[in-house]
RNA sequence: UUUUUUGAGAGUUUGAUCCUGGCUCAGGAUUAACGCCGGCGGCAUGCCUAACACAUGCAAGUCGAGUGCACUUCGGGUGCACGGCAGACGGCUGAGUAACGCGUGGGAACGUACCCUUGGGUCGAGCAUAACCUGCCGAAAGGCAGGAUAAUUCUCGAUAGUCUCUUCGGAGUAAAGAUUUAUCGCCCAAGGAGCGGCCUGCGUUCGAUUAGUUAGUUGGUGGGGUAACGGCCUACCAAGACGAUGAUCGAUAGUUGGUCUGAGAGGAUGACCAGCCAGACUGGGACUGAGACACGGCCCAGACUCCUACGGGAGGCAGCAGUGAGGAAUUUUGCGCAAUGGACGAAAGUCUGACGCAGCAAUGCCGCGUGGAGGAUGACGGCCUUCGGGUUGUAAACUCCUUUUUUAUGGGAAGAUUAUGACGGUACCGUAAGAAUAAGAGCCUGCUAACUACGUGCCAGCAGCAGCGGUAAUACGUAGGGCUCGAGCGUUAUCCGGAUUCAUUGGGCGUAGAGCGCUCGUAGGCGGACCAGUAGGUCGAACAUUAAAGACUCCGGCUCAACCGGAAGAGGGUGUUCGAAACCGCUGAUCUUGAGAAUGGUAGAGGCAGAUGGAAUUCUCGGUGUAGGGGUAAUAUCCGUAGAUAUCGAGAAGAACACCAAAGGCGAAGGCAGUCUGCUGGGCCAUUUCUGACGCUAAGGAGCGAAAGCGUGGGGAGCGAACGGGAUUAGAUACCCCGGUAGUCCACGCUGUAAACGAUGGAUACUAGGCAUUGGUGGCAUCGGUCCCCUCAGUGCCGUAGCUAACGCGUUAAGUAUCCCGCCUGGGGAGUACGGCCGCAAGGUUAAAACUCAAAGGAAUUGACGGGGACCCGCACAAGCGGUGGAGCACGUGGUUUAAUUCGAUAAUAAGCGAGGAACCUCACCAGGUCUUGCAUCGUGUUGCAAUUCCGAGGAAACUCGGAACCUCUUUCGAGACAGCAUAGACAGGUGCUGCACGGUUGUCGUCAGCUCGUGCCGUGAGGUGUACCGUUAAGUCGGGUAACGAGCGCAACCCCCAUUGUGUGUUGUAUUUUUCACACGAGACUGCCUUGGUUAACAAGGAGGAAGGCGGGGAUGACGUCAAAUCAGCGUGGCCUUUAUGGCCUGGGCGACACACAUGCUACAAUGGCCGGGUACAGAGGGUAGCCAAGCCGCGAGGUGGAGCUAAUCCCUGAAAACCGGUCUCAGUUCGGAUUGCAGGCUGAAACCCGCCUGCAUGAAGCCGGAAUCGCUAGUAACCGUAGAUCAGCCAUGCUACGGUGAAUACGUUCUCGGGUCUUGUACACACCGCCCGUCACACCACGAAAGUGAGGGGCGCCCGAAGUCUCGCGUAAGCGGGCCGAAGGUGAAACUCAUGAUUGGGGUGAAGUCGUAACAAGGUAUCCGUACGGGAACGUGCGGAUGGAACACCUCCUUU
Repeated sequence: UUUUUUGAGAGUUUGAUCCUGGCUCAGGAUUAACGCCGGCGGCAUGCCUAACACAUGCAAGUCGAGUGCACUUCGGGUGCACGGCAGACGGCUGAGUAACGCGUGGGAACGUACCCUUGGGUCGAGCAUAACCUGCCGAAAGGCAGGAUAAUUCUCGAUAGUCUCUUCGGAGUAAAGAUUUAUCGCCCAAGGAGCGGCCUGCGUUCGAUUAGUUAGUUGGUGGGGUAACGGCCUACCAAGACGAUGAUCGAUAGUUGGUCUGAGAGGAUGACCAGCCAGACUGGGACUGAGACACGGCCCAGACUCCUACGGGAGGCAGCAGUGAGGAAUUUUGCGCAAUGGACGAAAGUCUGACGCAGCAAUGCCGCGUGGAGGAUGACGGCCUUCGGGUUGUAAACUCCUUUUUUAUGGGAAGAUUAUGACGGUACCGUAAGAAUAAGAGCCUGCUAACUACGUGCCAGCAGCAGCGGUAAUACGUAGGGCUCGAGCGUUAUCCGGAUUCAUUGGGCGUAGAGCGCUCGUAGGCGGACCAGUAGGUCGAACAUUAAAGACUCCGGCUCAACCGGAAGAGGGUGUUCGAAACCGCUGAUCUUGAGAAUGGUAGAGGCAGAUGGAAUUCUCGGUGUAGGGGUAAUAUCCGUAGAUAUCGAGAAGAACACCAAAGGCGAAGGCAGUCUGCUGGGCCAUUUCUGACGCUAAGGAGCGAAAGCGUGGGGAGCGAACGGGAUUAGAUACCCCGGUAGUCCACGCUGUAAACGAUGGAUACUAGGCAUUGGUGGCAUCGGUCCCCUCAGUGCCGUAGCUAACGCGUUAAGUAUCCCGCCUGGGGAGUACGGCCGCAAGGUUAAAACUCAAAGGAAUUGACGGGGACCCGCACAAGCGGUGGAGCACGUGGUUUAAUUCGAUAAUAAGCGAGGAACCUCACCAGGUCUUGCAUCGUGUUGCAAUUCCGAGGAAACUCGGAACCUCUUUCGAGACAGCAUAGACAGGUGCUGCACGGUUGUCGUCAGCUCGUGCCGUGAGGUGUACCGUUAAGUCGGGUAACGAGCGCAACCCCCAUUGUGUGUUGUAUUUUUCACACGAGACUGCCUUGGUUAACAAGGAGGAAGGCGGGGAUGACGUCAAAUCAGCGUGGCCUUUAUGGCCUGGGCGACACACAUGCUACAAUGGCCGGGUACAGAGGGUAGCCAAGCCGCGAGGUGGAGCUAAUCCCUGAAAACCGGUCUCAGUUCGGAUUGCAGGCUGAAACCCGCCUGCAUGAAGCCGGAAUCGCUAGUAACCGUAGAUCAGCCAUGCUACGGUGAAUACGUUCUCGGGUCUUGUACACACCGCCCGUCACACCACGAAAGUGAGGGGCGCCCGAAGUCUCGCGUAAGCGGGCCGAAGGUGAAACUCAUGAUUGGGGUGAAGUCGUAACAAGGUAUCCGUACGGGAACGUGCGGAUGGAACACCUCCUUU
């Protein structure tokens, strides 16, 4: 200085994250419709469907100043007809049309009534005819014959020119009058304006699963035709014309200005208004005319409707109203020509459903109102409530005020110029009355503003998406409250937006969808350096145009606004002219660096063909030799005494080429490997020389293209789909084994696909390096390419910047850029169907839709898991000892039974568990009998003889009835306290339900070593680091190291007991000891010391000393969390349920049942023993006054009696037992074992029948060491032995918890089982492997394909017939008749296409728990996948070749680090 005023996101894939990607929402709009509701006005708009059919009325007439006739009141006027002009405008509709139809810009070969301008003219004759009259036909519509007549009707002659034609001499063609004398007409010619016809550049939907189309087709010549150019038509000639820049065909569609949306670019759309086009029942045709092939004209054909006397006629609302039909859906059979506009007329005027108005409709836009101010006891009512209150709410009532609106009434326009006003007594103005007449709709889980109660209980229902509802729903229904809009509010439908989700602006393709398997090359696109020219692209200026309306800006008019009027300006498009010349293009000239060629070298499994070699395998023959061989995890089928396997010799055949060999080499890819020879392609390096942009890419096209497969002919050793057999298995159409055919090999031909992969198209340029390796030149150097350096071309690894969602890529890019090609656009359906092309077939290629889901997916993270890996630990295994599982019994559980067998606990982590003690009670269960404000608190009344105690009757008891005794305390004398009774309701009560509503408590992983935080750092993020690594430990214990530094909960320690000892004290203990014991306070142990190892560490091994040595032994102590683990029946508690019962009381029964199954125990089966008690020892720890109970006496004994002592280191329970000593039994169902049963007793207790314990005598069952399987224990432990306590009247205790006595064995070790910890790896799991998930089959529903066919439709082609009609030919004076070409409709034939339908059939999709298997995800238990072939109920299996998008281990090589 110029320009501009403009861009928001959210929900949803996951345990969480980032990305990709779809679905959905918030906005605006509408010719809308529907639901609920509805006061007024202004301005607009109003069949989107059936271009379906239409009753009725109206929508185009006018002129007597062109003419005739009839009638006449003789003034004029009316009617009929001729004639003129207008009916080609206006109005309606959008069927057709993909086209010069429309838009825009040009053009030449044209027409033009009415209008304007100019020049000239308007002379003379004639023939008819309608109306009319007469007659006739017809039902009607209408028609025929004869007669009469006029004109601005028609015809002829003359004249004329700036007119037309011309052979340049000439020829041809005109008129109309009327009259009031003003004029209005008529004819010829030229010009203009407006309008119209024609040509043309550019623009103008989708489909290639429409690729070839075209015979008047393209062009020429002659002729015709038209207003005009032209194949517009015709004859002849030529064979062209169009098409991948999409012809032809099919589908859809009027087009534009504009409209809606959008930041824009765009996208969608074409109502109203305006321009153009097209159509007028369907199809064809011409006539008239300036103009039509004509909406309210004609002819013909067709369909339909109507009239009919059956002969024949009439009609066309896609004009305005209106009707029927269709539909979700769209108005009055209104008023007026007053205005504007149109036709006619000289004019008055007539006509005008154009138009102006009114009516109906909240259909839209805009405006207004439904009252304003005050008003707290914050009223009543409603709702909620923690019961205190809160909220509705100044809201109401009430007081004062106003009157837009409403009603009534009075006045009353502009729109009109002199007249004329439908609207209209309208707008507007005034007066009166009175808050009077006037609020709803949707929503309230998130997105998204707005929350509570009740009801319901995966029901009823909601839902735009996510989703809500299974008893505490802010999501359903109702209510209260709230939020948003408001005469509207919601829903549905459609369009744009958000969606950068087709990406020009403005996307992508390694792994998410996406690079053709590879190469050559056509069209096309793009293209090196320098000079000159040109001016197509490009840029600039001016002019023209792009109608108006609309949009933007300004101004103005209706009270405002919507609405309307005026003015101004701009962008973009197209055209013309002028200019610029950098860039692109074009032309010309030059150059060498791109590209290519020449010359000299060079490496190589590059290709094709031929020849040839040895090892191995198999077979055949022969020899030796004898019973096995072979195969597997283990077997078997199989081979072998008819001589195999083994071994030696000879021969044959086919296929493949060990070592070299490599991350190596070559090739475009596929791919290529013994050796030699021939032919042949490409690359690389070096040197100069040559050509002079010759280049890059590449749609179509062409060629090559592993394996499998196909055809023909060979060949066939080994291997080996199919197939047969053997195993395995629940099965095994598999994995393993024995055989074995196609095939694998060769020649020729086809196929054309692969995880044809670097999942990475080609070319060029630029952008740090390091290391390795292959080929070559050069330098330096050497005996020697042995080393080193530079450079060119390859092949790999690591890595900077940068990029990436991340992983990763990184001069061989996935970096930075340019050019060209291919491809992608949610998952499934589906790389499928149909169609086309290719193929012998298999099949390939191209390639959809319906329907269905809200995801599918990529990378990375944390977990969990793995029949993945590494390391470590544990009575985890192993090594040992003893058990369980078998017997009998005890006890608990399941099951069964029962009136009841109350309830809970159920893998580990239920089952001698709650219960540490069920005869009644407990008690919750069952039967029966009973009570109903009951056990607590509160009101009122009453009693003070209440409470309490005793007695009697009935009864099973509870309970009921009755009697007796006793006669409360304080006091201000009112009453109060306390208690009983009566009564009323609030309530009590519940071992009723929900442990998946909870608190508290507990189990388990697990006494495992883990779990976290702050700050920092890394990562877009989830997260990571810290806490990984190396060593060590019982330990995340400690040390080293380290982008971490610290800290917390856990570990350890602190606490208690035991082991040694010191000191002190000491009764009830000890008993003369420096002692035992008890209590209290101390000491002691710390890897402290030594040696060795180890990093001079942590620590480990050994040793010394010591009572004890490396945590001395034991206990208490249980991190973050997991299992919706357990418990509503210990207790507490929300909600629900019950209330003359699910509550309370009582008696009896049951929890103790018994075919059976399981768990835990006891006792045994005996001699390491039993018995005789015959003898003799030695503990510790507990308990005791409603108790322990001594001595003594009685009893065989349980026990009784007795009463001493003890509130306990005093007394008692209390004799410990195993052990030791002695005796006996002698291997047996016993002198083992003790179940079971009988009898007799004892004890507790109201009460031992169901249902106690103990004693004595008698009885004397199973059982002779226990199948598969399984449990405990690592030292004072296991095992064996006894003792005590809690609970408790007693006891079903063999249980549980403690106590001591005697007192072992074994551990090589971590392969395996189980559990756990750390790190790592894979994952399609996250309800987390008890996971996920595939296919067949069965059932239901849905859409689609195929199908003998069937039906319908629109075209094209051939043929037949052929209306009207133009043109043409013939005849005729003429009217006309006859013929011809073309020709609508119709008929017919063959073929193709589209749609619908079709018995049956095919796959697909969806569905809550169906069936069969378990294919995939972990090494998924045979790694998976791709192509192909065969096979199989199914997932699938197998063969061949390929990929890694396979785990693990080993080896090799390389890189990084130390």

A computed fold for a 1458-nucleotide RNA from a Patescibacteria group bacterium, annotated as small-subunit ribosomal RNA. The source organism's lineage runs through Bacteria and Bacteria candidate phyla. Rfam family: Bacterial small subunit ribosomal RNA. The RNAcentral record of the sequence draws on ENA and SILVA.